[in-house]
Parts: sequence; structure tokens; C1' cells
RNA sequence: GGAGUGGGCCGGACGGCCGCGCGGUCACCCCUCACGGGGUGCACGUGAGGAAAGUCGGGGCUCCGCAGGGCAGGGUGCCUGCUAACGGCAGGGCGCGGUGACGCGACGGAAAGUGCCACAGAAAAGAAGACUCCCCCGAUACCGCCCGGCCCCACGAGGGGCCGGUGCAGGUCGGGAGAAAAGCUGAAACGGUGCGGUAAGAGCGCACCAGCGUCACGGAGACGUGGCGGCUUGGCAAACCCCACCCGGAGCAAGGGCGAAUAGGAGCGGUCAAGGCUGGCCCGGCCGACGCUCGGGUACGCCCGCUAGAGGCCGUCGGCAACGGCGGUCCCAGAUAGAUGGUCGUCUUCCACAGAACCCCGCUUACAGGCCCACUCCGCAC
RNA sequence: CGGGAUGUGGCUCAGCUUGGUAGAGCGCUGCGUUCGGGACGCAGAGGUCGUGGGUUCAAAUCCCGCCAUCCCGACCA
Repeated sequence: GGAGUGGGCCGGACGGCCGCGCGGUCACCCCUCACGGGGUGCACGUGAGGAAAGUCGGGGCUCCGCAGGGCAGGGUGCCUGCUAACGGCAGGGCGCGGUGACGCGACGGAAAGUGCCACAGAAAAGAAGACUCCCCCGAUACCGCCCGGCCCCACGAGGGGCCGGUGCAGGUCGGGAGAAAAGCUGAAACGGUGCGGUAAGAGCGCACCAGCGUCACGGAGACGUGGCGGCUUGGCAAACCCCACCCGGAGCAAGGGCGAAUAGGAGCGGUCAAGGCUGGCCCGGCCGACGCUCGGGUACGCCCGCUAGAGGCCGUCGGCAACGGCGGUCCCAGAUAGAUGGUCGUCUUCCACAGAACCCCGCUUACAGGCCCACUCCGCAC
Repeated sequence: CGGGAUGUGGCUCAGCUUGGUAGAGCGCUGCGUUCGGGACGCAGAGGUCGUGGGUUCAAAUCCCGCCAUCCCGACCA
């Protein structure tokens, strides 16, 4: 200098003017005996995000008759830790990719059982099967080969035909042995290579390799290393399933208080147990009359829930880290038709995705441009 | 704001459970029939299965992410 990997941060700033939501103080006005409530105004404080989004996972909170057991259903899935919890995060193991920094992985079990593996192929999983194949034995003279004789063609080398043979067993047929080698099909074919062995063969025997089981050692564990053993057990569990662990349901339109108005009406089910709560079912538990639908009404209103929280920042200690302990400091949106905007000036330029609605932790997705840190590879120079 | 469902030719829907060939009706095109049209008969075209990944030999179908559309939910008594 070039190419790249991982992580963190920002995502307009400052000033003037005008405007909006919320908060409490102040001033004035209105209602009230008062407490208190409402309105207006000046000044003040504060006012969207890294994703506020998708609503995918988890938790808080609230209600439901505390939610105990079983079945069903759903979810997660290498190990250890972190956390309120998670399908999240951190560290580690194993596998794959990359020269490397590093990245990716739904990564338990196919030797518990069931099922599937189209077409093709002999056969798609039962230690099965035998289409071609390989080996041995027997039969046979039809074909082939061999031998002998005769004839024809050709200058020749040679070619063809006919007849004969107590020749051969290549073809053919039958029987037996085999599953190695080789072939065909397929995405996938019943361990791989070599030597021995055998009539030919086979883990039949042996060596090495892969896999399985088991033992020892190391490790907290996933797992790793080594020894031994019998010889081999295809793939799919994002098919059913098995194993381990987790999950009650609903959601702030939860739920509570105040108040207005209406026909507090009609139908169905139920009313002392064979009912209801119950949400998929059963047991257990609880309840002592209501539940559902239609119709009706409404100020489609007000207050609480509502934002101080698993909170932010700084320091320190423990830990490789995620994270946790302690101390200090700060208060940082709470609307309800829904505020956070407009304009001017300067900064050379001013451009992305996008806007809270009970809250929080994650994941995923979208995103113009810019800054910082650590590391890797290549080239050159010293 | 919360909850749920659906995406397959131009339109309306099967197929997904149990993964191997994408189908039906209407519509469209051509030919026949008719004086002409309709109806009818024969033949035919037309589908990235919403989209991007994954599992698998193989995905409309199984799993995950995203996109679009639709439906339901106010309170009182």
C1' cells in the first nucleotide's frame, strides 16, 4: 500500500422566531361555606427509536373458582453456565467451509417398535435375494472348434463348399457350490484396501483404515487419547414415535371506581345434582343461581391501572465471558382522534429506514452516510 | 391496540392429512355446425402453487423468516 474478518458507536449540530403535548410553581378569573375543582396567561422544566416495526419467543402485571394428579396437545433438544424467563446470550465440544482472522450448524435416539424410500433395477433393508455373472461335475455331436479326404475360385498368399471322424466340451441342457470380482439401475446396493486361503469363494484367517461395543486414563461435562472384543448393524424422526426437560387459560378492549340513558324486555338451556365454574377430556376441588342469543340504551364519557423501572450513567470488586455484588449520581414522553413540528441563518453537503399507546428482556426484518477499535492474508521497503 | 384465518391458470375452488402425475367448473383461442350469432360438438393454449431460505434423492404439500389480503373484538343494562 492492497484485500479482508470481527466488534462498538453515531445516525444531523448550534443559534433566532413561531407553534403543540405533559408536569409542577406563580399570576388572574370562574364554581364551592370550605376542602377542592376548572379555565386562561407569562416565564420555567421535559418531549420517540436503534429499530418505537413484525407481533415471533419469554417474563412482569391483572382477572378467572390459585391452576393438585392423569390422559391428550404444544414446545425445546451437544455440554456447562448466565438470566425473572426464553426458541435468548456467553464459554467450551464435535462436524463442515475458508490460506487465515473467522464464519455456519433444529447438533438426543434409526442397535425399542411401526412406516416410507416414486421411476428404474435381480434386489430398497428380512443379514434377504441371484438377472447377467464366476467355479465344479455330468450329458450331448444339433451349432462351434479341431483332424482327414474331395471339389471350386485365385498367378499367389489365401478363401469357400461338401463328406467323414470311438476327437474337444467352447456354445447348449441338467445338477451342485458361491455371493467375492465384474455388469446393468438408482439419490442411495448389505464395510474399504491388500495378502493368505479355496475346486471357486466368503471377516473364512491376518494387517491397516472406517464404524459399533466395552475397559482404562484425562476432563465438571459434551468429548478426547489408548487398549481389547466380536466382525458390520443403509437413509428419513423439519414421518409416527422413544427419551429428557418445560408449558393452566385469557389478555390493559386485562381489571377496578364514578356517572348518564333504556323496555331493566323476549327466546333457549339449567334450577338440588345426571347442573354450573372448565378453557380438549377424566379425577380431585369450588359454587349455591345463573349462562347464551336476540332486542334496547349511551356523554363510544370521566378517574385509577399509567409509568421510578428485572431503569440509565459513572466507579470499583468477582468472573475468560455472558453476568452478578457494592457505592455514588440522575429522573428521562404518557397522548385518547391521539403532542414531539414549521421557518430562517451558519457548518462546502444535510439526503436512509422509520414514529411510543401497559411495561420490560430478546429474536427477526428495514436502513443513505459516517466514525472508532482489534485482528488476518498478500506485496514492497528498512 | 389485541386475537384469528387465507394466498394454486383470467375468476371460483380441489389437491396439502399419508411428500414423487398440478386438476375441475366457468372463461379464452381455433375448427365444425348456421344465412349470421348464441347454444352444441371436437381440438388446444394458459399456472414463478404469494415470496426468500432450510430438511429431503425429491417440496404446492414438512419447518423457519418475510409480504399481501380478509374476518372478529367498545361500554351499560
Molecule: RNase P RNA; transfer RNA
Organism: Anaerosomatales bacterium